[in-house]
RNA sequence: GAUCAGGGCAAACCGGCUGUGAGGCCGGGACGCAAAGCCACGGGGCUCCGUCGGGAGACGGCCGGGCCGCCGAA
Repeated sequence: GAUCAGGGCAAACCGGCUGUGAGGCCGGGACGCAAAGCCACGGGGCUCCGUCGGGAGACGGCCGGGCCGCCGAA
C1' cells in the first nucleotide's frame, strides 16, 4: 500500500457438538479483511458471581499497543 503473483482468512445466517453465560469447535456459507496471522498488556463494550467495595471469565472482525509474515511502485 498502487500494481503483479502465489495465495490466505472468513461476517451474517443455517446445521451439529459444547458451556450457567458471553462464547468456543466442526461443516456449510461469504459480508468483508494487506495482516480479519499470533499475544488479553491498556481502554471500551459483553457474560457470570457478589457482602455492590469488587472478583472471575469470554471476545483480537471495537480502539490502542507488542511480535512474526507474503508481494513490491511512489